[in-house]
């Protein structure tokens, strides 16, 4: 210098102020007043995963849609964590990987290029067959289905070298051939089989020329998971108005009078339920009392802070545990320092990701 991991996130005091709880004072309830006590984060954030919880839906099975994807383990669960494997990067520590399947099938592979799972543009060869020429040979003397050589490149063969491209039927070399080619051989790479090691992904070794393009974040196939909506979930109490039932009640109307009945008022009760409120909801369990949406008390356990004792295992004492609903943590002054960043709960929890002034510690190279 680099790499990995962990931690802190200004401190103390005075004054003023804010939200929750408790106490005092007051005849009582509430408010105002006084006192005590608790009161944001490592990410409270993004709301991206997974759960708890709540309500709705749901016999069972199947299709579809969606998500996940190396292996083994952890977990309530996960797309998270740990260890390992494989591939890539790095001198190393270490880092990165949306890491099942491309011989199940379909599809796509821009531009360039002849051709992008199919081909031959230029090129090489032309051994072989055919063609032309020459020579030889044969005879019936201008012919021959014969032989040899040469030539062009008609058939045909090749994919080595060239060119294009991200990618062109594995790479390098030697042999081989008419030219070539895993055609043969050596080494390397892949694939398959066998053996050994490993729980496994996989690794090592041997054998076999078996040689197969890429893309699944294209459809698809395989395996696993998966009902929907989110605390504005949801539960409870409940004015007023309207509704229903009842009444030794009242009023006015119809009536000569009385009764029934209808209308209105009042009262009692009832159902649903609005405003409003309580719970959910703030460390947990159990028990008792009660005027019972609830409240109070007791007890045990957990955690935090302070003090004391200790045989260092713990024990004792005191105090405490955010819970708002337009939503509380702020302001100011003083001292000090490394001079202060990103940012604030809103049902709770486990993760991931993102933001962050400055500082501390540990390990590795």
């Nucleotide at each position: 210098g680099g790499c990995g991991g962990g931690c802190c996130g200004a401190a103390c005091g005075g004054c003023c102020g804010c939200g929750g709880g408790g106490g005092g004072a007051g005849a009582g309830a509430a408010a105002a007043c006084c006192c005590c006590u608790c009161g944001a984060g490592g990410a409270a954030a993004g709301u991206c995963c997974g759960g708890a919880c709540a309500c709705c839906a749901c016999a069972g099975g199947g299709c579809g849609a969606g998500g996940c994807g190396g292996u083994g383990g952890g977990u309530a669960a996960c797309g998270c964590c740990c260890a390992c494997c494989c591939g890539g990067g790095g001198a190393a520590a270490c880092c990165c990987g949306c890491g099942g399947g491309a011989c199940a099938g379909u599809g796509c592979c821009a531009c360039a290029g002849a051709a992008a799972u199919a081909c031959a543009c230029g090129g090489c060869c032309g051994a072989u067959g055919g063609c032309g020429c020459a020579g030889c040979c044969a005879c019936a003397c201008g012919u021959g289905a014969g032989c040899u050589g040469c030539g062009a490149a008609c058939a045909g063969g090749c994919a080595a070298a060239g060119g294009u491209g991200a990618a062109a039927u594995g790479g390098u070399g030697c042999g081989g051939u008419a030219a070539g080619a895993g055609c043969g051989c050596a080494c390397c790479g892949g694939c398959g089989c066998c053996g050994c090691g490993g729980u496994g992904a996989c690794g090592c070794g041997g054998c076999g020329g078996c040689c197969a393009g890429g893309c699944a974040a294209a459809c698809c196939c395989c395996g696993c998971c998966c009902g929907g909506u989110g605390c504005a979930a949801g539960g409870c109490c409940a004015a007023g108005c309207a509704g229903g039932a009842c009444c030794g009640u009242c009023g006015a109307c119809c009536c000569a009078g009385c009764c029934c009945g209808g209308c209105g008022a009042g009262g009692u009760c009832c159902a649903g339920g609005u405003a409003g409120g309580c719970c959910g909801c703030a460390g947990g369990g159990c028990c008792g009392c009660u005027u019972c949406a609830g409240g109070c008390g007791g007890u045990c356990c957990c955690c935090c802070g302070g003090g004391g004792c200790u045989c260092c295992g713990g024990c004792c004492c005191c105090g405490g545990g955010a819970g708002a609903c337009a939503g509380a943590u702020g302001g100011u002054c003083g001292u000090u320092c490394a001079c202060g960043a990103c940012a604030g709960g809103a049902u709770c929890c486990g993760g991931c990701u993102u933001a962050c002034a400055g500082g501390c510690c540990c390990g590795c190279u």
Source information:
This is a predicted structure of a 365-nucleotide RNA (Bacterial RNase P class A) from a soil metagenome. RNAcentral holds the sequence, with entries from MGnify. Of the family's consensus pairs, 87% are formed in the model. The coordinates come from a structure-prediction model, not an experiment, and the mean pLDDT is 76. Rfam family: Bacterial RNase P class A. Its family is annotated with tRNA processing, ribonuclease P activity and dimeric ribonuclease P complex in the Gene Ontology.